[in-house]
RNA sequence: UGGAUUGCUGAGGGAGAGACCGGUGAUCGUCACCGGCGCCGAAGGCGCAACCCGCCCGGAAUCGCUCAGGCAAAAGGACCACAGCAAACCG
Numbered sequence: 001u002g003g004a005u006u007g008c009u010g011a012g013g014g015a016g017a018g019a020c021c022g023g024u025g026a027u028c029g030u031c032a033c034c035g036g037c038g039c040c041g042a043a044g045g046c047g048c049a050a051c052c053c054g055c056c057c058g059g060a061a062u063c064g065c066u067c068a069g070g071c072a073a074a075a076g077g078a079c080c081a082c083a084g085c086a087a088a089c090c091g
Stems, first nucleotide, its partner, number of pairs: 001091003005087006012080002018037001020036006038071003044067001045065003051059002
C1' cells in the first nucleotide's frame, strides 16, 4: 500500500397477513387483560439438505414448521448497498 472475509458502529432502502368477534376495567372511543375464530413469515427458535469440503468433522437457504413473534400507522424487521473502525488472511 492493494485485495477478498468476518464482526461492530453510523446513516439509507426494506415484504406479508384481522384497525376481526365476545367479555371485564361505570358508559362511548382508545388502551390493557381474558377467551374464540381466521391469517402471515423476514427477529429469534426448530426441521430437511441442494451445495461447500477428496472423505470425515464442520458449515449451510429468502425451503418447510409456526414454539415465539406479527396482522391500520408507528415501532420492529431477515436481507441489500454505502461509509468508518477492528480482527485474522493473501499479495

Predicted 3D model of a 91-nucleotide RNA (Glycine riboswitch aptamer) from an Arenicellales bacterium. The organism belongs to Arenicellales, within Bacteria. Of the family's consensus pairs, 90% are formed in the model. Rfam family: Glycine riboswitch aptamer. Its family is annotated with glycine biosynthetic process in the Gene Ontology. Model confidence (mean pLDDT): 76 of 100. It was read from a public genome assembly, where an Rfam model found it.